[in-house]
Context: one part of a larger RNA
RNA sequence: CUGGGCAUAAAGGGUGCGUAGGCGGUGUUUCAAGUCGCUGGUGAAAUCCCUUGGCUUAACCAAGGAAUGUCCGGCGAUACUGGAAUGCUAGAGAAUCAAAGGGGCAAGCGGAACUGUAGGUGUAGCAGUGGAAUGCGUAGAUAUCUAUAGGAACGCCAAUGGCGAAGGCAGCUUGCUGGGUGAUUUCUGACGCUGAGGCACGAAAGCGUGGGGAGCAAACAGGAUUAGAUACCCUGGUAGUCCACGCUGUAAACGAUGAGCGCUUUAUUCCGGGAAGGUUUACCUUUUCGGAGUCGGAGCUAAUGCGUUAAGCGCUCCGCCUGGGGAUUACGGUCGCAAGACUAAAACUC
Repeated sequence: CUGGGCAUAAAGGGUGCGUAGGCGGUGUUUCAAGUCGCUGGUGAAAUCCCUUGGCUUAACCAAGGAAUGUCCGGCGAUACUGGAAUGCUAGAGAAUCAAAGGGGCAAGCGGAACUGUAGGUGUAGCAGUGGAAUGCGUAGAUAUCUAUAGGAACGCCAAUGGCGAAGGCAGCUUGCUGGGUGAUUUCUGACGCUGAGGCACGAAAGCGUGGGGAGCAAACAGGAUUAGAUACCCUGGUAGUCCACGCUGUAAACGAUGAGCGCUUUAUUCCGGGAAGGUUUACCUUUUCGGAGUCGGAGCUAAUGCGUUAAGCGCUCCGCCUGGGGAUUACGGUCGCAAGACUAAAACUC
């Protein structure tokens, strides 16, 4: 290389956009590059292979044949692929109308809870645990009432539910804004799919500068427990958690399942639309398109299981795997303020 694979055995890139490339609907005409046929040329000799022959045999030698190429030219074929031209509408996109949504960004507003502060009432406890103690409290705590300040998060609705490419997204209102869906079949006319590099987005933690800091809480301190207790439990508590701007670029970033298209028995629930019918509506039935689940048929699978949201049957393109350890490593390189990230061996060993 061929070949075999990637839910759980090694293996799907965290996710999207998109360059090159690869692949690409349907009709007609044309060219004849790929493709196919015929033919000419060339592919030195020796070697290798086959058949004969010569040395007593063999090695060795000689003759003839065969073999040797993505080869070059000429003539012809035109189904398929490809090039050119011109059409089409089933792919794709647009338009009009309609409804759904925690999709995103910004601003403003709200109530509950919490903590602090001030004042009133009030008196000896409070807090905490398995039990305690550290801690708080007669300088008046806890409890309770009133006022006020502050920061963070948004109970019920709420779902097995919705939206988003993924990460993720939830109080309310307003503004700006992205995507998807249904209906009509009005327009464009293959404008498509995938996507090495590249670019962008990317939880938490972490980093830089400046704010903010209620609660929670790594580190840290103390109290317990214990043989010890650098823990689990308790009392405190700083980074951090929050905001702005800039980095980092990783996660069991998971459906451990790449994207797109087509095909393939059923049942049932929910979400968003459409149509028809029943009827008189706050509803029901049938059907259709899109989405989210459950159970299961064929088929697949080592099994578990998957099963029209496939792990079934096929096609296109990308990524990745090749025994365990060494190794989410070393060295080098690129990136980063750093932490580190990405790329990625070998010796040795079983």
About this RNA
Model confidence (mean pLDDT): 88 of 100. Small-subunit ribosomal RNA, central domain from an uncultured bacterium, 350 nucleotides, folded computationally.